[in-house]
Context: one part of a larger RNA
RNA sequence: GGCCGCUGGUGGAUGCCUUGGCAUCAACAGGCGAAGAAGGACGUGUAUACCUGCGAUAAGCUCCGGUGAGCUGGAUAAAAGCCAUGACCCGGAGAUCUCCGAAUGGGGCAACCCGGUGGGAUUAAUCUCCCAUCAUCCCUAGGCCAAUACAUAAACCUAGGGAAGCGAACCUGCCGAACUGAGACAUCUAAGUAGGCAGAGGAAAAGAAAUCAAAAGAGAUUCCCAUAGUAGCGGCGAGCGAAGUGGGAAUAGCCCAAACCGUCGGCUUUGUCGGCGGGGUUGUAGGACCAACCAUAACGUUGUAGAUCUUUAGCUGAAUACUUCUGGAAAGUUGAACGAUACAGAGUGAUAGUCUCGUAAGCGAAAAAGAGAAACAACAAGGUUGGCACCUGAGUAGGGCCGGACACGUGAAACCCGGUCUGAAUCUGGGGAGACCACUCUCCAAGGCUAAAUACUCGUUGAUGACCGAUAGCGUACCAGUACCGUGAGGGAAAGGUGAAAAGAACCCCUGUUAGGGGAGUGAAAUAGAAUCUGAAACCAGCGGCUU
Numbered sequence: 001g002g003c004c005g006c007u008g009g010u011g012g013a014u015g016c017c018u019u020g021g022c023a024u025c026a027a028c029a030g031g032c033g034a035a036g037a038a039g040g041a042c043g044u045g046u047a048u049a050c051c052u053g054c055g056a057u058a059a060g061c062u063c064c065g066g067u068g069a070g071c072u073g074g075a076u077a078a079a080a081g082c083c084a085u086g087a088c089c090c091g092g093a094g095a096u097c098u099c100c101g102a103a104u105g106g107g108g109c110a111a112c113c114c115g116g117u118g119g120g121a122u123u124a125a126u127c128u129c130c131c132a133u134c135a136u137c138c139c140u141a142g143g144c145c146a147a148u149a150c151a152u153a154a155a156c157c158u159a160g161g162g163a164a165g166c167g168a169a170c171c172u173g174c175c176g177a178a179c180u181g182a183g184a185c186a187u188c189u190a191a192g193u194a195g196g197c198a199g200a201g202g203a204a205a206a207g208a209a210a211u212c213a214a215a216a217g218a219g220a221u222u223c224c225c226a227u228a229g230u231a232g233c234g235g236c237g238a239g240c241g242a243a244g245u246g247g248g249a250a251u252a253g254c255c256c257a258a259a260c261c262g263u264c265g266g267c268u269u270u271g272u273c274g275g276c277g278g279g280g281u282u283g284u285a286g287g288a289c290c291a292a293c294c295a296u297a298a299c300g301u302u303g304u305a306g307a308u309c310u311u312u313a314g315c316u317g318a319a320u321a322c323u324u325c326u327g328g329a330a331a332g333u334u335g336a337a338c339g340a341u342a343c344a345g346a347g348u349g350a351u352a353g354u355c356u357c358g359u360a361a362g363c364g365a366a367a368a369a370g371a372g373a374a375a376c377a378a379c380a381a382g383g384u385u386g387g388c389a390c391c392u393g394a395g396u397a398g399g400g401c402c403g404g405a406c407a408c409g410u411g412a413a414a415c416c417c418g419g420u421c422u423g424a425a426u427c428u429g430g431g432g433a434g435a436c437c438a439c440u441c442u443c444c445a446a447g448g449c450u451a452a453a454u455a456c457u458c459g460u461u462g463a464u465g466a467c468c469g470a471u472a473g474c475g476u477a478c479c480a481g482u483a484c485c486g487u488g489a490g491g492g493a494a495a496g497g498u499g500a501a502a503a504g505a506a507c508c509c510c511u512g513u514u515a516g517g518g519g520a521g522u523g524a525a526a527u528a529g530a531a532u533c534u535g536a537a538a539c540c541a542g543c544g545g546c547u548u
Base pairs, nucleotide, nucleotide: 001547002546003545004544005543006542007541008540009539015533016497017496020468021467022465023464024463025462026461027460028459029457030456031166032165039100040099041098042055043054044053046078050074051073061094062093063092064091065090066089070082071081072080105114106113107112115134116133117132118131119130120129121128136163137162138161139160140159141158142157143156170201171199172198173197174196175195181188185235211218212217222249223248224247225246226245232240233239253449254448255447256393260278261277262276263275264274265273266272267271283427285392286391287390289387290386291385292384293383294382300379301378302377303376304375308371309370310369311368312367314363315362316361320336322335325332337354338353339343345357346356347355398422399421400420401419402418403417404416408434429444430443431442432441433440484491485490504532507519508518509517510516
């Protein structure tokens, strides 16, 4: 020096555990904000660095309920206190709520600086302090007022109402890529995706046929399954990709404009315009007007109301204080009992139906919130026939050119939307049926509203898991969006486990020692000693054996 063995060190794998996470289901909630939000700064405790709570009334104040013996948060100890005149805690409703922040009196390098007006405190007076108020825009109503005489516009002012900002996804609209694929690449694709902006709601959007069909018919919209990877589109490449129809989910239909009538008002006053009320709302056309005739009830809408139910605290809740043994400890074991509408589960010194919390079952609200039956009130509300030819959405439909969108890339390219230039008809009317024409069929544009079935989950409650178990599971089981990095946008960790209980090692010794260790003591165990469960390997020693 090597090999082997043993004993240790180092190290933190493995095993076991779980306070945390992940996913799904059900129910709820689906918003907060100028009555100042979300998010922060600074304060606030007997002593207080941090977290949590709270706001100069500052780990809190008041009231109403619940509960019932302890309490002064994490967080122990001390000190000082509170509490059956009911504390602490839990729920409901209030009060307070500094400063910043949409931030809104003006400014500003957020948490700061400086003002006006009215009132108050203080002062001899100023200064200072306190309370209230003062941004902008929009809408409504009013005031004031010039050229310019009466008037009126703009501006300004007053009063009332509203907006703004934040928020996870879902939704609608506007703007809108590239990588990529096409084995290169330009049309094409990716994709109307990502991203940006605006806006709304608990859903949004769409929606009651100028729709589809096809000789038969259907009857608003939305979503699902099939139709179907079909018909088609396509450098006919890569790829893109319907609809009719059928089956389901859910179902709901309505209101204006106009003709005509009435009323009020304006004006360029004898004929138009506007406001309000009635009327009226459709395609086998309907309505107005004129004439004739018939009918007159339920349903419905809105409001009031509030039986009852639910949510936000809780309450009752069976049965071994049994016994042998082992053990530090009994829930294990032995023997004997008992409950069960409760043998779901968790905890307790090892594995507990009968120890604790619960579970089954049943009960409960002063206050607030939600849903909501009956009842009451108000409102609204019909049709037939004949005549007449008044009305039925115009810079619209359509056309030219250029784009977009339709599964459809200009194509034979309809239908739909936009820019631009044009530009009808008026029911004997008009649109569509994929160029176009005829016939036939079908529908009625150029106004509007509309629940449900559908999408999503920042969040609350409950439940579940052939989900993870600390290099896993969220980035975060732990004071994590922290430490740290970056000028910044932004990036972004590591880090869990003594023991049943701190019983966390009094006292002594070594030493410079608050390091470390040896005794002593606790404990079942201290090779469980806080660098703490288990404690693998690499790596490092000591001792022994063999060997060179």
Predicted 3D model of a 548-nucleotide part of an RNA (large-subunit ribosomal RNA, domain I) from Chlamydiales bacterium SCGC AG-110-P3. Model confidence (mean pLDDT): 85 of 100. NCBI's taxonomy places the organism under Bacteria, Pseudomonadati, Chlamydiota, Chlamydiia, Chlamydiales. RNAcentral holds the full RNA, with entries from ENA and SILVA.